A computed fold for a 158-nucleotide RNA from an Actinomycetes bacterium, annotated as c-di-AMP riboswitch aptamer (ydaO/yuaA leader).

[in-house]
RNA sequence: GCAACAUAACUGCUGAAUUCCGUCCGGCUCUCGCGCCAUGGUGGACGGAAGCGGAGGACCCAGUUACAGGUGGGGCGAAUCGUGCGCGCAAGCCACGUAGUGCCGCUCUUUCGGCACGAGCCCGUCAGCUAACUUCGCAAGCUCGGGAAAGAGAAGAG
Numbered sequence: 001g002c003a004a005c006a007u008a009a010c011u012g013c014u015g016a017a018u019u020c021c022g023u024c025c026g027g028c029u030c031u032c033g034c035g036c037c038a039u040g041g042u043g044g045a046c047g048g049a050a051g052c053g054g055a056g057g058a059c060c061c062a063g064u065u066a067c068a069g070g071u072g073g074g075g076c077g078a079a080u081c082g083u084g085c086g087c088g089c090a091a092g093c094c095a096c097g098u099a100g101u102g103c104c105g106c107u108c109u110u111u112c113g114g115c116a117c118g119a120g121c122c123c124g125u126c127a128g129c130u131a132a133c134u135u136c137g138c139a140a141g142c143u144c145g146g147g148a149a150a151g152a153g154a155a156g157a158g
Base pairs, nucleotide, nucleotide: 012142013141014140018050019049020048021047022046023045024044025043026037027036028035051138052137053136054135055134056133061128072126073123074122075121076120081097082096083095084094086093087092100117101116102115103114104113106153107152108151109150110149111148112147
C1' cells in the first nucleotide's frame, strides 16, 4: 500500500414508530430513624401531552330474494399475479418473470444509469363507504454501498 473479516462510534437508511413534561429508581442497618454509603443519566419503569399512523362507526350512495353446497369473510403491509416436459410420493422447494416498492448522503420534481425488495403477520364466522364518536400503535431491523443531468429552493463561504 492492497484485499478480506470482525468490533465500536459517527453518519445515514427501511418503517407511523418521534418530541416533550411529571413521578419513581441501588445498597447497608432488627437501633428501621430527617440513620449511613453510593448515584443524578445518552439508562429503566409508570402516567400524561403534542404529533404521526391504523381500526371500528350514520344519513346518502353502493350492495342485497331464500335455501343448499363449496375453498366463509376481513385487516396491517410495496409485497400482487403468473410460467415451468425444473426437483419432490405429497406437502412443498427452486428458477424465471410481474403489479407494486426502496436506495444511490442538502431538500423537492422530472429524466437517464445502477443496485435491491416483491415478505411476513393478525382477526375469528364478523366489519362496504361513513360525520359525530369510540379505540389501538409509536416497534423491529440494518449501516461504508453512496452515479449523472435539468429546474426550483435551502444552507454556508467570500
Taxonomically the source falls in Actinomycetes (Bacteria, Bacillati, Actinomycetota).
Its Rfam family is "c-di-AMP riboswitch aptamer (ydaO/yuaA leader)". Rfam describes the family as follows. This family represents a conserved RNA structure found upstream of the ydaO and yuaA genes in Bacillus subtilis and related genes in other bacteria.
Model confidence (mean pLDDT): 75 of 100.